Annotation:
A computed fold for a 686-nucleotide part of an RNA from a Microcaldota archaeon, annotated as large-subunit ribosomal RNA, domain II. The full RNA is in RNAcentral, with records from ENA. The prediction has a mean pLDDT of 82.

Context: one part of a larger RNA
């Protein structure tokens, strides 16, 4: 791991509710005595219903328990109006629910305290008595020779053997390094350190947990130490973690708001279940009436802001002129206009949606809505898209609102898939569509008409400024009285126009910019010359033979364009199987249609509606054990067990066949140690 067998909402008391039965103004208790048969009022204290009308079931056509209104009492406040509360069903049992206090559904804490409670055979300090330190260096002090010296004393050689000395692979202690061993240790070997000292060791005793001991490491104190261990208090407590056992049916959520509080609660809200009441209720539409200041817009105020006119200004700034006084201009600063712009906290103005109240529509409702009453719960971690309003370059960021989803939701498209597009699933067969596809893989069109794209662009997708290259469509100009483009010719005279200049002749520069001749031709657009000349163009004829030229919209392609293994439409592949506009088939879901069955609500029935679902909630059923009463199997083989065949939606039940050898079942009522796959679950196999 796997099997087997055990494992968890339990009892009591107290209170609240539903249900059922008894008796019932009285109900249980042997009894005292509870509850109940009056209320109000802090108290003192004071003390009440069968008037009249509506109307529900029902019975029937006005009666009418309950209920509804008005009246009417009781009784607190209150000078009075007035307002609150009240004005005749209850007790016991018995199940069954929840709430409290108890271990209170099961397991789990680190920890807290107690006990003249156990421990120093481990180890930390002391204490008694013992044991141990190869060799070998180095040579303190003291003493001695000898020599010097006045003396103190020094030199010099010996002798001595002192020392937390000094080398060591003795022993023994052990604390460093090591890419070293392995069965991973406070280990091994190996290396390195101490090795006459504060040294190692051995026995024996010695301190004790609010404690000892401690060369101090919060170290040891028996694998246990920031307070040892056992026992015990105790099922300590855990707003945390895990784990809580058959089925079926029916409703069926919240992650929100208030306090506490921030990992829990309480009440509201959503939700389940019962009961009361008897006629309305409507979230969608329409209409009419009313509310608003947002989108937009404006600049009329409040603030910001562009250009300029014109006015003022005693005070600034610069800067002229004057000797000075004082004067000019600019800037600046204030107003007014004109001009160009902006705003969540601006607003002369202003929708759409919304809000709200009446009336109709619709929708739901006597098969009971809407509201009330009572009892059970679960939530308070919420999460994505679509709109929107903040933060933030920005995010699969973050904090809101308002919807619709996931949550709690199959199915079927999007390769795959939570939230997207389609559609909300009782079982079971046909058959029709949705999104969305129809060349293969892969059902279904290598459909039909029109164009576009040439870049594999694109096949459901990431892309800006910018540049290049094409399509298509508007509007205006010109055009067979011949456009535009291209060749040929012409393009001229007053005049070198006048100033200006060293020249200025169309062509440095100022000024005018006019007349003629003509099919036309500037007081000149471009180059060009010191000035001139020269070359072009504009403009006009010829020739040519049908369109062209401007703008502006639009739409494809390229370039712009960078990511970590190896391309990346889902693949193969496609020049249509790409893009655009139409069209017509068919494919495709549990959607829809029909058909057949189940269940549930109603209902007297035909018959109608409904059945997805996690937390809860509620209602019906299955199976084990023991007992009563009833009634049966079984040696012609009970229970178990192996295998098989069959009935129920399930849970489950029934037969056969072998096996086994002595007990077992059916109704029915009652009791519970009552259903396992988990809890690192407990024991035991294996």
């Nucleotide at each position: 791991g796997c099997c087997a067998g055990g494992g968890a909402g339990u009892g009591u008391a107290u209170a609240g509710g539903a249900g059922u039965g008894g008796c019932g103004a009285g109900c249980c208790g042997g009894a005292a005595g509870g509850c109940g048969u009056a209320g109000c009022g802090a108290a003192a204290g004071c003390g009440a219903g069968a008037g009249c009308g509506c109307g529900u079931a029902a019975c029937a056509u006005g009666u009418g328990a309950g209920g509804c209104g008005c009246a009417c009492g009781g009784u607190a406040u209150g000078a009075a109006a007035a307002u609150g509360c009240c004005g005749a069903a209850g007790u016991c049992a018995c199940c069954c629910u929840u709430a409290u206090a108890c271990g209170a559904c099961c397991c789990g804490a680190a920890g807290c305290c107690a006990u003249u409670g156990u421990g120093a055979a481990c180890u930390a300090c002391g204490c008694g008595c013992g044991c141990c330190c190869a060799a070998g260096a180095c040579g303190a002090a003291g003493c001695u020779a000898g020599g010097c010296u006045a003396a103190c004393g020094c030199c010099u050689g010996g002798u001595g053997g002192a020392g937390g000395u000094c080398u060591g692979c003795a022993a023994c202690c052990u604390g460093u390094c090591a890419u070293g061993g392995c069965a991973u240790g406070u280990c091994c070997u190996g290396u390195u350190g101490g090795g006459u000292g504060a040294g190692g060791u051995g026995c024996g005793g010695g301190u004790a947990g609010c404690g000892g001991c401690g060369a101090u490491a919060u170290a040891c104190c028996a694998c246990u130490c920031g307070a040892a261990c056992a026992u015990g208090g105790c099922a300590a407590u855990a707003g945390c973690g895990g784990g809580u056992c058959c089925c079926u049916u029916c409703u069926g959520a919240a992650g929100u708001a208030u306090c506490u509080u921030u990992a829990g609660g309480a009440u509201a809200g959503c939700u389940c279940c019962g009961g009361g009441c008897g006629a309305g209720u409507u979230u969608g539409c329409g209409u009419a009436u009313g509310c608003g200041g947002u989108a937009g817009a404006g600049c009329a105020c409040u603030g910001a802001a562009u250009a300029g006119u014109u006015g003022g200004u005693a005070a600034g700034g610069a800067u002229c002129c004057g000797a000075g006084a004082g004067g000019g201009u600019c800037c600046a600063c204030c107003a007014a206009c004109u001009u160009a712009u902006c705003a969540a906290a601006c607003u002369c103005c202003g929708a759409a949606u919304g809000c709200a109240u009446a009336c109709g529509c619709u929708g739901c409702g006597u098969a009971g809505a809407c509201c009330c009453c009572g009892g059970g719960a679960g939530u308070c971690g919420g999460c994505g898209a679509g709109g929107u309003u903040g933060g933030g370059u920005a995010a699969g960021c973050u904090a809101g609102c308002c919807u619709c989803g996931c949550g709690a939701g199959a199915c079927u498209g999007c390769a795959a898939a939570g939230a997207u597009a389609g559609u909300g699933a009782c079982u079971g067969a046909g058959g029709u569509u949705a999104a969305g596809g129809u060349c293969c893989c892969u059902a279904a069109a290598u459909c039909c008409u029109a164009g576009u794209u040439a870049a594999g662009u694109g096949u459901c997708u990431u892309a800006a400024a910018a540049g290049u290259a094409g399509g298509g469509g508007u509007u205006g100009u010109c055009u067979c009285a011949g456009a535009c483009a291209g060749u040929u010719g012409g393009g001229a005279g007053g005049u070198a126009g006048g100033c200006u200049c060293a020249g200025a002749a169309g062509c440095a520069g100022c000024c005018a910019c006019c007349c003629u001749u003509u099919a036309a031709a500037a007081a000149a657009c471009g180059c060009g010359u010191u000035a001139u000349a020269g070359c072009g163009u504009a403009c006009c004829a010829a020739u040519c033979a049908a369109g062209a030229c401007a703008a502006u919209c639009u739409u494809u392609a390229c370039u712009g364009a960078a990511g970590a293994u190896a391309u990346a439409c889902g693949g193969g592949a496609c020049u249509a199987a790409a893009c655009u506009a139409g069209g017509u088939a068919c494919c495709g879901a549990g959607a829809c249609c029909c058909c057949a069955g189940a269940g549930u609500g109603c209902g007297a029935a035909a018959g109608c509606a409904c059945u997805g679902g996690u937390a809860a909630g509620a209602a019906g059923g299955c199976g084990u054990a023991u007992g009563g009463c009833a009634c049966g199997g079984c040696a012609a083989g009970a229970a178990g067990c192996u295998g098989g065949u069959c009935c129920g939606a399930a849970a489950g039940g029934a037969c056969c066949u072998g096996u086994g050898g002595a007990c077992c079942g059916u109704g029915u009522c009652a009791u519970a140690g009552g259903g396992a796959a988990a809890a690192u679950c407990c024991u035991g196999g294996u």